[in-house]
Predicted 3D model of a 74-nucleotide RNA (transfer RNA) from Candidatus Harrisonbacteria bacterium RIFCSPLOWO2_02_FULL_45_10c. Its Rfam family is "tRNA". Rfam classes the family as a transfer RNA. RNAcentral holds the sequence, with entries from ENA.
RNA sequence: UGCCGGAUCGUCUAAUGGUAGGACGACAGACUCUGAAUCUGUAAAUCUUGGUUCGAUUCCAGGUCCGGCAGCCA
Numbered sequence: 001u002g003c004c005g006g007a008u009c010g011u012c013u014a015a016u017g018g019u020a021g022g023a024c025g026a027c028a029g030a031c032u033c034u035g036a037a038u039c040u041g042u043a044a045a046u047c048u049u050g051g052u053u054c055g056a057u058u059c060c061a062g063g064u065c066c067g068g069c070a071g072c073c074a
Base pairs, nucleotide, nucleotide: 001070002069003068004067005066006065007064010024011023012022013021018054026042027041028040029039030038047063048062049061050060051059
C1' cells in the first nucleotide's frame, strides 16, 4: 500500500427490508434462621456520517476501529 472479513445490552450470541430477541451477568422480589441454589420480575444494545426505501441491524457510498492474507523496505 492492496484485497477480504468483522463491529448488536456489561459479556457471548440471534434477527436474509416490517414491534431488536435469547443465554450468562446485574438489580428487585419470593423462598431460607442467614447465605447459596431455585422461581418470578425489571433495566440494559444495532460503530459513525450520508444515500435508497412508505419503512434499514439488514441494501449502497464514505469514515473510524479490530482481525486475516498478499506486497514493498529493512